[in-house]
Molecule: transfer RNA
Organism: Methanococcus maripaludis
RNA sequence: GCAGAGAUAGUCUAGCCUGGGAAGGCGUACGGCUGGAAACCGUAUGAGGCUUUGCCUCCCGGGGGUUCAAAUCCCCCUCUCUGCG
Numbered sequence: 001g002c003a004g005a006g007a008u009a010g011u012c013u014a015g016c017c018u019g020g021g022a023a024g025g026c027g028u029a030c031g032g033c034u035g036g037a038a039a040c041c042g043u044a045u046g047a048g049g050c051u052u053u054g055c056c057u058c059c060c061g062g063g064g065g066u067u068c069a070a071a072u073c074c075c076c077c078u079c080u081c082u083g084c085g
Stems, first nucleotide, its partner, number of pairs: 001084007010026004020068001027045006046058005061077005
């Protein structure tokens, strides 16, 4: 230098083909169970804000574009892994 794969919440991984509600596990917090703990079960868990039974805004490596609407489509760039030279 060329080709392929990849980057999604604290962490691991779906979702991308076919644009529209960011989902699940782990972890964590609280509660249940227990003499106490572990295991197990329940609820909650991206960030910020507000007039807080709810609602609003923003978020998928970075920047730009298309679109009513982008993690998803297009362009450029950064980084990681593998192969070729």